[in-house]
Context: one part of a larger RNA
RNA sequence: CUGGGUUUAAAGGGUGCGUAGGUGGUUUAAUAAGUUAGUGGUGAAAUCCUACAGCUCAACUGUAGAACUGCCAUUAAAACUGUUAAACUUGAGUAUAGUUGAGGCGGGUGGAAUGUAACAUGUAGCGGUGAAAUGCUUAGAUAUGUUACAGAACACCAAUUGUGAAGACAGCUCGCUAGACUAUUACUGACACUGAGGCACGAAAGCGUGGGUAGCGAACAGGAUUAGAUACCUGGUAGUCCACGCCCUAAACGAUGAACACUAGACGUGUGCUGCUUAGCAGUACGUGUCCCAGCGAAAGCGUUAAGUGUCCCACCUGGGGAGUACGGUCGCAAGAUUAAAACUC
Repeated sequence: CUGGGUUUAAAGGGUGCGUAGGUGGUUUAAUAAGUUAGUGGUGAAAUCCUACAGCUCAACUGUAGAACUGCCAUUAAAACUGUUAAACUUGAGUAUAGUUGAGGCGGGUGGAAUGUAACAUGUAGCGGUGAAAUGCUUAGAUAUGUUACAGAACACCAAUUGUGAAGACAGCUCGCUAGACUAUUACUGACACUGAGGCACGAAAGCGUGGGUAGCGAACAGGAUUAGAUACCUGGUAGUCCACGCCCUAAACGAUGAACACUAGACGUGUGCUGCUUAGCAGUACGUGUCCCAGCGAAAGCGUUAAGUGUCCCACCUGGGGAGUACGGUCGCAAGAUUAAAACUC
């Protein structure tokens, strides 16, 4: 490479949008590029293959045949693919009427808790641990009450709940804004799927500038324990929060790429709609769960939300270590990210 694979053995890109490319619904007509068949030409010789022959055999050599799976021309076919023209509505989209949610952004606002400050009551301890000590406290702490201020997070509701492409999103409320679903089947008429590059988004930590800092808390200091004690305790800086700009990585996980079609069911649940004999039942659509046929799987298990049966496009894997490293390139303020070997070794 041909293949075979990618939940857990190596392997699905973190996620979306989308360029090129690849792939593409139904019907009719035309065409003949692909396709198929026939004919002709060409495809040097040697080599390869087969048969026979010559050197005593073989290698080797000779003769004949086959082959050279290709290319060109021409004739024909018209199913499939392509192209052109015309048409269709089921894919896709639009419209109208509703529904839905922690979807996003910005503003306002609420209560509990915590901390601090002031005042009041009150007196000797508080705190912490396995036990203690450092620490706080007669300059009146801890505790209790009133008042004020500050920052951060939103108990109960709350759920195998919901929304979002993923990351993620939760007090209440206002404004702006994006989506999904259902019903009608009115409109367009294949406008579709995927997507190398590219662009955008992307937890936490980290970085830059400026703010903020209640609680928590890497680093650090002190106190203990211990052989040691980076763990425990008391403090506590960066950070955590906000604005703007970077970083671009995660067990970014369902360890399961996207789309479409098909293949028994049962029981929950969320949001709509419809019908009926209406405290409910039945049906239907889109989600979200559990169990299980067939089938699949090395097994665990998966099982209409597939890891089943197929089509199509992308990404990725090819023994372990060396190594997700070196070098070079690109990006970054840096940290580093990304792309990505080899020697050697088992």